The RNA shown here (transfer RNA) has 69 nucleotides and comes from a marine eukaryotic metagenome. The coordinates come from a structure-prediction model, not an experiment, and the mean pLDDT is 82. Rfam family: tRNA. Rfam classes the family as a transfer RNA.
RNA sequence: ACACUUAGCUCAGCGGUCAGAGCAUCCGACUCAUAAUCGGCAGGUCCAGGGUUCAAUCCCCUGAGUGUC
Numbered sequence: 001a002c003a004c005u006u007a008g009c010u011c012a013g014c015g016g017u018c019a020g021a022g023c024a025u026c027c028g029a030c031u032c033a034u035a036a037u038c039g040g041c042a043g044g045u046c047c048a049g050g051g052u053u054c055a056a057u058c059c060c061c062u063g064a065g066u067g068u069c
Stems, first nucleotide, its partner, number of pairs: 001068005008023004016054001026040004047063005
């Protein structure tokens, strides 16, 4: 200087509905059993604090952390 920070992990998410997916966990089906497969539940102070706006995960500012040069 630039990029990033959203679920346990990897990541989506034109300023407007209840914030989502895959994997993992848990429950169930299947099986002699395990795995695989299938179905379902749960899980989030959207890094923090301000600002703009009728409305902010999204835009602006400051700070923090991580990565690259």